[in-house]
Context: one part of a larger RNA
């Protein structure tokens, strides 16, 4: 390379948008690039192969044949691919009428709790633990009542509930705004799928500048425990956690399962629509879109998956190819840095 693969053995890119490219619905006509059939030309010789011949054989020499993956050209065919023209509506999109939602951004508001401050009541303890101590407290703590301040997070509802491409999103209200679903079937008429590069988004931690700082809490200090205890437990406590703007670009970024389309038994929940029937509080049933449990066929090394496939197929992308060395070195690119990304070899088993 070919092949075989990628839930758990090595292997799905963190996620989307999209360029080139690859692939692409139904029917008609024309062309003839691919395609198919036939003919012609060319494909030097030597070498190699096959069959003979000549040196006593062989090496060697020599004759003929086949072969020379092909290329060019002529004629013909028109099913398939392609091109062009005109057409269709089942894919895709638009429109109209409804619907649900922690989808996003900004601003405002609320209550519980916590800490702190002020004042009142009140007196000797309070905290904390396995037990203690560090710690706080007669300069009045803890407890309790009233008032005030601040920051952060939103109990119950809450749910294998919902929304989002993923990361993720949860008090209430307003404004702006994205997507989705159902019904109608009015319009466009293949406008589609995927997507190397590219662009954007991307938890936490971390970084820069300026704010903020209640609680929590790396580092750090002290008290315990212990043989020791640079830990687990306790008392404190700074970065940070929060906000604005700008970076970083990673993760067990997981369903460890790329995206899209079609097909292939069912049963039971739940969520958002719609239809029909009825004794219309509602129940039954059908159907479309999600989200779960089980399960037939089939698949799988097994576990398991099973219309939300890991089944049966197609299109396109990414990735794997024994373990260690190593996701390292060097070089490149990016970054303020931390580092990220791309990515070997010697050697060794």
């Nucleotide at each position: 390379c070919u092949g075989g693969g990628c839930g758990u053995a090595a292997a799905g890119g963190g996620c989307g948008c999209g360029u080139a490219g690859g692939c692409g619905g139904a029917a008609u006509a024309u062309c003839a690039a691919g395609u198919u059939a036939g003919g012609g030309g060319u494909g030097a010789a030597a070498g190699g192969c096959c069959u003979g011949g000549g040196c006593u054989c062989a090496a060697c020499c020599u004759a003929g044949g086949a072969a020379c993956g092909g290329c060019c050209u002529c004629u013909a065919a028109a099913a398939c691919u392609g091109a062009u023209a005109a057409u269709c509506u089942a894919g895709a999109g638009u429109c109209c009428g409804g619907a649900a939602g922690a989808g996003g951004a900004u601003g405002g508001c609320g209550g519980a709790a916590u800490u702190c401050c002020u004042a009142g009541u009140g007196u000797a303890g309070a905290g904390g633990u396995g037990a203690a101590a560090u710690u706080c407290g007669u300069a009045g703590a803890u407890a309790u009542u009233a008032g005030g301040a601040a920051g952060a997070a939103c109990a119950c509802c809450g749910g294998u509930g919902g929304c989002g491409a993923a990361g993720g999103c949860g008090g209430c209200c307003a404004u702006c705004u994205g997507g989705u679903c159902c019904g109608g079937u009015a319009c466009u008429g293949a406008c589609g799928c995927u997507g190397a590069g590219g662009c954007g988004c991307g938890a936490a931690a971390g970084c820069g500048u300026g704010g903020g700082g209640a609680g929590c809490a790396a580092a750090c200090a002290g008290g315990a425990u212990u043989a020791g205890a640079u830990a687990c437990c306790c008392u404190g406590g700074u970065a940070g956690u929060c906000c604005a703007c700008g970076c970083c670009g990673u993760a067990a970024a997981c369903g460890a399962u790329g995206u899209g389309u079609g097909c292939u038994a069912g049963c039971c929940g739940u969520u958002g629509g719609g239809g029909c029937a009825c004794u219309u509080a509602g129940u039954g049933u059908c159907u479309c879109g999600g989200u779960g449990g089980c399960g037939c066929a089939g698949c799988u090394a097994a576990c398991g998956c099973g219309u939300u496939a890991a089944g049966c197929a197609c299109a396109c992308c990414g990735c794997c190819u024994g373990g260690g060395g190593a996701g390292u070195a060097c070089g490149g690119u990016c970054g303020c840095a931390a580092g990220a990304u791309u990515a070997a070899a010697a050697c060794u088993c």
Annotation: A computed fold for a 349-nucleotide part of an RNA from Pelagibius litoralis, annotated as small-subunit ribosomal RNA, central domain. NCBI's taxonomy places the organism under Bacteria, Pseudomonadota, Rhodospirillales, Rhodovibrionaceae, Pelagibius. Its mean pLDDT, the model's own confidence on a scale to 100, is 89.